This is a predicted structure of a 314-nucleotide RNA (Bacterial RNase P class A) from Pseudoduganella sp. UC29_106. Lineage of the source: Bacteria > Pseudomonadota > Betaproteobacteria > Burkholderiales > Pseudoduganella. RNAcentral holds the sequence, with entries from ENA. Its Rfam family is "Bacterial RNase P class A". By type it is a ribozyme. From the family's description: Ribonuclease P (RNase P) is a ubiquitous endoribonuclease, found in archaea, bacteria and eukarya as well as chloroplasts and mitochondria. The same sequence occurs in records of 2 taxa. Of the family's consensus pairs, 92% are formed in the model. A source record names the gene rnpB.
RNA sequence: GAAGCAAGCCAGACAGCCGCUGGCCAAGGCAGCAAUGCCGAGGCGGGAGGAAGGUCCGGACUCCAUAGAGCAGGGUGACGGUUAACGGCCGUCCGCCGUGAGGCGAGGAAUAGGGCCACAGAGACGAGCGUAUUAAGUUACGGUGAAACGCGGUAACCUCCACCUGGUGCAAUUUCAAAUAGGCACGCGAUGAUGUUGCUCGCGGAGCGUGCGGGUAGAAAGCUUGAGCGGCGGAGUAAUCCGUCGCCUAGAGGAAUGGCUGUCAUAGCGCGAAAGCGCCGUAACAAAAUCCGGCCUAUCGGCUUGCUUCACUG
Numbered sequence: 001g002a003a004g005c006a007a008g009c010c011a012g013a014c015a016g017c018c019g020c021u022g023g024c025c026a027a028g029g030c031a032g033c034a035a036u037g038c039c040g041a042g043g044c045g046g047g048a049g050g051a052a053g054g055u056c057c058g059g060a061c062u063c064c065a066u067a068g069a070g071c072a073g074g075g076u077g078a079c080g081g082u083u084a085a086c087g088g089c090c091g092u093c094c095g096c097c098g099u100g101a102g103g104c105g106a107g108g109a110a111u112a113g114g115g116c117c118a119c120a121g122a123g124a125c126g127a128g129c130g131u132a133u134u135a136a137g138u139u140a141c142g143g144u145g146a147a148a149c150g151c152g153g154u155a156a157c158c159u160c161c162a163c164c165u166g167g168u169g170c171a172a173u174u175u176c177a178a179a180u181a182g183g184c185a186c187g188c189g190a191u192g193a194u195g196u197u198g199c200u201c202g203c204g205g206a207g208c209g210u211g212c213g214g215g216u217a218g219a220a221a222g223c224u225u226g227a228g229c230g231g232c233g234g235a236g237u238a239a240u241c242c243g244u245c246g247c248c249u250a251g252a253g254g255a256a257u258g259g260c261u262g263u264c265a266u267a268g269c270g271c272g273a274a275a276g277c278g279c280c281g282u283a284a285c286a287a288a289a290u291c292c293g294g295c296c297u298a299u300c301g302g303c304u305u306g307c308u309u310c311a312c313u314g
């Protein structure tokens, strides 16, 4: 220098203006005897991701089910560790791939049983067949093929063994609760209720009033302080764990997280021998929806560290 391997990181920066959403403070207003409740000008902070995605595993939480045991169904499968748990992760062994750094592996059992074995080959799973040979299916050999005359291969085919495993998903679940129409109880009502202008008359003619309860709209809780994040120290090869200090970092509900301007910087394009100048205008994948640990998939451009192979120079 070239080509690679592994691990990790960033995902434009700053400033101004205008919005959206949620929180806090709050002039003031409304209701109320009050306690207090409701509205609220304005002000100050917060406001997407490494995958928020797919919903594929595992858990928290929720409701339903549940004595115990077994069967069925589903899943996992070297050994050890880690964890709330896992099919994840870490380490080691073994096998395969790579010159190598490294990568990949559902990696128990084929003498319990069943199934299957492409192409080639006469014949592919159970013994037959061909040739030679022998008293005798008695013995030997057999192109092909991964496997051939045999106690072969295949379990990411059924199966067996060992272990694990109830279902449901925040549209879970819980609380408050209109209007209207049903329901129940009590009272009034053809000796005329209710209604019709406040009252009387008149008209009209069968319900009306009060209370309770279920449930709908709607509202609230669940909802974000958590297996949390960062620094330092310690244990451990590592995953991970322990101690200590500091921090609070979206919480909407048909669903906010946006737009404009300026400066700088990256990529791209143009000019130029170069230094540089100009143009463009933020760039990929994509966006929370109960939360967390993983896996998988998508991804412009770039950075850091360690390592490998080859070539060259000193």
Base pairs, nucleotide, nucleotide: 001310002309003308004307005306006305007304008303009302010301012264013263014262015261016260017259018258020047021046023044024043025042028039029038030037031036049285053296054295056294057293058292059291060290061169063167064166073165074164075163076162077161078092079091080090081089082088093107094105095104096103097102108160109159113158114157115154116153117152125150129142130141131140132139173221174220175219176218183212184211185210186209187208188207195203196202228247229246230245231244232243233242234241235240265282268279269278270277271276